[in-house]
RNA sequence: GGCCCCGUAGUUCAACGGAUAGAAUAGAUGUUUCCUAAACAUCCGAUCCUGGUUCGAUUCCAGGCGGGGCCA
Repeated sequence: GGCCCCGUAGUUCAACGGAUAGAAUAGAUGUUUCCUAAACAUCCGAUCCUGGUUCGAUUCCAGGCGGGGCCA
């Protein structure tokens, strides 16, 4: 330098172009317990950035940024 793949809660993962972007775990609070832990209930929290297509974009397109791989 060329090509390919990936980027979503703190973390690991979901989401035929259409629902309030879900789940597990972590965190907070409460119930329970002599106290912890466990269990249960509630809460909190995210789409890498900028444009484009579309009535509608996490999803499709382009360019960036970041990570990984292959070739040279």
Molecule: transfer RNA
Organism: Bacteroidia bacterium